[in-house]
Molecule: transfer RNA
Organism: Candidatus Iainarchaeum sp.
């Protein structure tokens, strides 16, 4: 160059099989309770699902290109 996998929340990742309200754990932030502070109880999702385009009534999900990462052939 070829050829497969992967990019989703601050950080690990599910969610794609079958389009139909974006999720868990950890971390973060409020408030409570405690002399403080850790524990512990309630409450918050904090996001342009790399990016750009298409196709749909409707895309994280399907098609095409780009990027950036890994593995693999030569």
């Nucleotide at each position: 160059g070829g050829g497969c996998c992967c990019g989703u929340a601050g950080c690990u990742c599910a969610g794609u099989u079958u389009g139909g309200u974006a999720g868990a754990g950890c971390a973060c932030c409020u408030g409570g309770c405690u002399c403080u502070u850790a524990a512990c109880c309630a409450g918050g999702g904090u996001g342009u699902c790399a990016u750009g385009g298409g196709u749909u009534c409707g895309a994280a999900u399907c098609c095409c290109a780009u990027c950036g990462g890994g593995c693999u052939c030569g």